[in-house]
Context: one part of a larger RNA
């Protein structure tokens, strides 16, 4: 080392692509590296084990045997694994024809609403709360009508609906562009799965430079509340929120459930296809791909999971190993910084 685990007890990397490596479909032939058998040599002696002998026994000493599970060489075996060659189509992929979608990027456009500005009408309040006050208003507010400016977000449709690897994506139109599903054929012929390092993407907040700034709003100011109130409530309000480019790289990045494959009762809803049937807009049946609810077997400490598994198995990766100290210190790497990542120990219970 060989253990047991990872939904909620410690434990699935935030997600993908992919290098090395690990693992890998069917048939045939060859090979014989792994594997298996036999032989030979070696595996010092002592020790251990078995069986005799010697000290009155024993420990001890001693004869013989076995063993030394190993290594090398040779001769064989060929099911499995590997290697080489040939061949196949069930995995994977390509082509053709359809389908749906807030998938991504760019440009343009639209209406409602808030705010502000100008003008009209109009007069004493408005606003806000549990109640108030700060605040706004006779220099004419609130309300209402007309016109204009500007920014941000897109009500209804809207749905355990859709799309995306995840983060995430929602007004309309155009352009560019990724992926998925279905049906029937044709083609390639294992081209596959996973993936240490690596690379890319990665909400919000934050940072840099330059724009923009309607609403909202950390900080801040004031008014309340209160014993106090550095809060909750109210009136204001700056960063920020928005755009471009460049960083940051974290999260309850959650299904707290890694990826892929196979197998294992059903019932019911819904989304996108296809086929068949019908009393033909509507309905029924079958099937593929998603997305929900319930549930058998089984699993689970229980809760619950249950063909979208947490069931039964296989392959590969990541991770856990009592609580605190601590995701800290030190060092390395990364970052403009904030900090991130890797990640202890003493001590203590």
């Nucleotide at each position: 080392c060989u253990g047991g685990g990872c939904g909620u007890a410690a434990a699935g990397c935030g997600c993908a692509c992919g290098u090395a490596g690990g693992c890998g479909g069917a048939c045939g032939a060859c090979u014989a590296a792994g594997u298996c058998g036999g032989a030979u040599g070696u595996g010092a002696a002592a020790u251990c084990c078995c069986u005799g002998g010697g000290c009155u026994u024993a420990a001890c000493c001693u004869g013989g045997g076995a063993a030394c599970u190993g290594c090398a060489u040779c001769c064989g075996a060929u099911a499995c694994u590997g290697g080489u060659c040939g061949c196949c189509u069930a995995g994977a992929g390509u082509a053709u024809g359809g389908a749906g979608g807030a998938g991504g990027g760019a440009a343009g456009c639209g209406g409602a609403a808030u705010u502000c500005c100008a003008g009209g009408u109009g007069u004493a309040g408005c606003g806000g709360u549990g109640a108030a006050a700060u605040g706004c208003g006779u220099a004419g507010a609130u309300a209402u009508c007309u016109g204009g400016a500007g920014g941000a977000a897109c009500a209804u449709c809207a749905g355990u609906g859709g799309c995306g690897a995840a983060g995430g994506c929602g007004g309309c139109u155009u352009c560019c562009u990724g992926g998925u599903c279905c049906a029937a054929u044709a083609c390639u012929g294992a081209c596959g799965c996973u993936g240490a390092g690596g690379u890319g993407c990665g909400a919000a907040a934050g940072c840099g430079u330059g724009g923009g700034g309607a609403g909202c709003a950390a900080a801040c100011a004031g008014g309340a509340u209160u014993a106090g109130a550095u809060a909750c409530c109210c009136u204001g309000g700056u960063a920020g929120u928005c755009c471009a480019c460049g960083c940051c790289c974290u999260a309850a990045a959650c299904g707290a459930u890694g990826a892929g494959a196979a197998c294992u009762a059903g019932u019911u809803g819904u989304u996108g296809g296809a086929a068949g049937g019908g009393u033909c807009u509507g309905c029924c049946u079958u099937u593929c791909a998603g997305u929900g609810a319930c549930g058998c077997a089984g699993c689970u400490a229980a809760c619950g999971c249950g063909u979208u598994a947490a069931g039964u198995u296989c392959u590969c990766c990541g991770c856990c190993u009592g609580g605190g100290g601590a995701g800290u210190a030190c060092g390395g790497c990364c970052g403009c910084a904030a900090g991130g990542u890797u990640g202890a120990a003493a001590c203590u219970c």
Molecule: small-subunit ribosomal RNA, central domain
Organism: uncultured Ectothiorhodospiraceae bacterium